Transfer RNA from a Candidatus Aenigmatarchaeota archaeon, 75 nucleotides, folded computationally.
RNA sequence: GGGCUCAUAGCUUAGCCUGGUUGGAGCGCCUGACUGAUAAUCAGGAGGUCGAGAGUUCAAAUCUCUCUGAGCCCA
Numbered sequence: 001g002g003g004c005u006c007a008u009a010g011c012u013u014a015g016c017c018u019g020g021u022u023g024g025a026g027c028g029c030c031u032g033a034c035u036g037a038u039a040a041u042c043a044g045g046a047g048g049u050c051g052a053g054a055g056u057u058c059a060a061a062u063c064u065c066u067c068u069g070a071g072c073c074c075a
Base pairs, nucleotide, nucleotide: 001074002073003072004071005070006069007068010027011026012025013024020058029045030044031043032042033041051067052066053065054064055063
């Protein structure tokens, strides 16, 4: 220098290919119930502008372009 893959909640991850209701789940966290008390269990809750910017569109996590970061391959 060239090519490919990945980036979604504190952690792990589904959804992306094929655009369409308010972006879900598990663990964790908070509150309550239960218990003598804890754990477990049950109920409820908070937490995401989907890596950043721009474009296309009535509508973008999803399609296009650029950039940033991580990994791999070629030279």
The coordinates come from a structure-prediction model, not an experiment, and the mean pLDDT is 84. Its Rfam family is "tRNA". It is annotated as a transfer RNA.